[in-house]
RNA sequence: CACCGAUAAUGGCAAACUAUCCGAAAGGAUAGGGCGCAAAGUCUCCAGCCUACAGCCUCCAAAGGCUAUGGUAGCGGGAUUGCCGAA
Numbered sequence: 001c002a003c004c005g006a007u008a009a010u011g012g013c014a015a016a017c018u019a020u021c022c023g024a025a026a027g028g029a030u031a032g033g034g035c036g037c038a039a040a041g042u043c044u045c046c047a048g049c050c051u052a053c054a055g056c057c058u059c060c061a062a063a064g065g066c067u068a069u070g071g072u073a074g075c076g077g078g079a080u081u082g083c084c085g086a087a
Base pairs, nucleotide, nucleotide: 004085005084012037013036017032018031019030020029021028022027035074041080042079043078045077046076048072049071050070055066056065057064058063
């Protein structure tokens, strides 16, 4: 230095759930909480998954279908940055 990752040290993040707020929804923010995490730091580039306000289509209507430009980085891959140092 690269890989790797200890029942090591120092710290960090925070699932479900609850409250308030934002959003059409998926989901998100903050506070509590703590399931887990060595990148559970950052980025939607690829694939997946979730949602469907607007738009388009069917329809007398009710309703249904399609669609990401919306999300998910705690689904996987990729990019990028970073703490510690036993085997």

Predicted 3D model of an 87-nucleotide RNA (c-di-GMP-I riboswitch aptamer) from a Pseudomonadota bacterium. Taxonomically the source falls in Pseudomonadota (Bacteria, Pseudomonadati). Of the family's consensus pairs, 95% are formed in the model.